[in-house]
């Protein structure tokens, strides 16, 4: 340099053109002499920009990050 994959919550991940879910973690409350466990409840997310569309996390383009392969190289 060329080609391809991936990017969703603090972490691991599901998902679909029509209100974005789960698990773990975390805050609060209940429970307990205390801790742990358990129960209830809350906060928290679509890598960035642009395009298409009534509507984009989803489709298209560019960029960024990361991974894989190929090429080049002193």
């Nucleotide at each position: 340099g060329c080609g391809g994959g991936u990017g969703u919550a603090g972490u691991u991940u599901a998902g679909u053109g029509g209100u974005a879910g789960a698990a773990c973690g975390u805050g609060a409350g209940c429970u307990u002499c205390c801790c742990a466990a358990g129960c209830u409840u809350g906060a928290g997310g679509u890598g960035a920009g642009g395009g298409u569309u009534c509507g984009a996390u989803u489709c298209c383009c560019u960029c960024c990050a990361u991974c894989c392969g190929c090429a080049c190289c002193a």

Description
The RNA shown here (transfer RNA) has 74 nucleotides and comes from an Akkermansiaceae bacterium. RNAcentral holds the sequence, with entries from ENA.